[in-house]
RNA sequence: GGGCCGUUAGUUCAGCUGGUAGAACACUUCAUUUGCAAUGAAGAGGUAGGGAGUCCGAGUCUCCCACGGUCCA
Numbered sequence: 001g002g003g004c005c006g007u008u009a010g011u012u013c014a015g016c017u018g019g020u021a022g023a024a025c026a027c028u029u030c031a032u033u034u035g036c037a038a039u040g041a042a043g044a045g046g047u048a049g050g051g052a053g054u055c056c057g058a059g060u061c062u063c064c065c066a067c068g069g070u071c072c073a
Base pairs, nucleotide, nucleotide: 001072002071003070004069005068006067007066010025011024012023013022019056027043028042029041030040031039049065050064051063052062053061
């Protein structure tokens, strides 16, 4: 220098062919307990790495940039 893959909640990750962004764990509150844990119920938390484009509509398609991984030179 070039190819490919990845970047979504605090963490690990889903999200089919473009149509209201989710799960688990963690966190908060309540119940249960003398208390803690476990268990049950409820809840909070995301301008989707940054930007531009296409489209009625973009996490999803296209382009540029950043970061990480991997392969080639």